[in-house]
RNA sequence: ACAGCGCUGCGGGGUUGGGUGAAAGUCCCGACCGGCGGUCACAGCCCGCGAACCCCGGCCCGUCUCACGACGGACCGGGGCCGAUCCGGUGGAACUCCGGAGCCGACGGUGAGAGUCCGGAUGGGAGCAGCAGGCC
Numbered sequence: 001a002c003a004g005c006g007c008u009g010c011g012g013g014g015u016u017g018g019g020u021g022a023a024a025g026u027c028c029c030g031a032c033c034g035g036c037g038g039u040c041a042c043a044g045c046c047c048g049c050g051a052a053c054c055c056c057g058g059c060c061c062g063u064c065u066c067a068c069g070a071c072g073g074a075c076c077g078g079g080g081c082c083g084a085u086c087c088g089g090u091g092g093a094a095c096u097c098c099g100g101a102g103c104c105g106a107c108g109g110u111g112a113g114a115g116u117c118c119g120g121a122u123g124g125g126a127g128c129a130g131c132a133g134g135c136c
Base pairs, nucleotide, nucleotide: 002134006131007130008129009128010127015030017029018028019027031116032115033105034104035049036048037047038046044103045102053080054079055078056077057076058075060073061072062071063070064069085101086100087099088098089097107119108118109117
C1' cells in the first nucleotide's frame, strides 16, 4: 500500500390528538417516518443499489406413478418490475444546505380499505467496520 478469496460483527424509522361508525393506528381531518453507495457541500423524491412482488434455468430432495411424468420443497444462478420536487436565497460549486410550498411509499392479513398495526422475518439484504491471509 492492496485485487481476489476466507472469517467475524453490524446492518430501517413512523398514527400524539380528533371525526364517523357496531367495528378503523386501515376511511376523513390532523400527526409522524425516511435503508445503502455515489454526487464539487449534508439527498425518501438527481444517478444507481437493496428489499418486496412476478417469471425462467440448473441441481438436489420428497410425495404420487408400472412408466412417461405431475406436484411440492431446499440451494445456486439469471431476467422482469421497481414510487415521488419544484420555487426563492447563499455559494466558485447544492433538484443535497437555508426558507417556502408539494409529492411518494411491496406482498399477505384484518370486525372496515394500512408507508406507520400483525405476519413471512430470530429471515434476506445493498452495504459498513474489523480480523486473518496473501501479492507487490